[in-house]
The RNA shown here (transfer RNA) has 75 nucleotides and comes from Microbulbifer aggregans. Its Rfam family is "tRNA". By type it is a transfer RNA. Model confidence (mean pLDDT): 81 of 100. Lineage of the source: Bacteria > Pseudomonadati > Pseudomonadota > Microbulbiferaceae > Microbulbifer.
RNA sequence: UGGCGUAUGGUAGAGCGGUGAUACACCGGCCUUUUAAGCCGGCAUACGCGGGUUCGAAUCCCGCUGCGCCAACCA
Numbered sequence: 001u002g003g004c005g006u007a008u009g010g011u012a013g014a015g016c017g018g019u020g021a022u023a024c025a026c027c028g029g030c031c032u033u034u035u036a037a038g039c040c041g042g043c044a045u046a047c048g049c050g051g052g053u054u055c056g057a058a059u060c061c062c063g064c065u066g067c068g069c070c071a072a073c074c075a
Stems, first nucleotide, its partner, number of pairs: 001071007010024003018055001026042005048064005
């Protein structure tokens, strides 16, 4: 320098143009002598950044950034 991949709540992780699942964690309640487990409910400023297309973008396009892999260059 080029190519490919990747970036989503605290963590893991779905989504493939139409209001962003799920699990764990966390909070409250029930149960329990207590804790754990189990059950019920809740939570959260989550789509890397900036533009574009579209009635509508996590999703498509362009640029940038971080990370990973490969190649080239240099030596």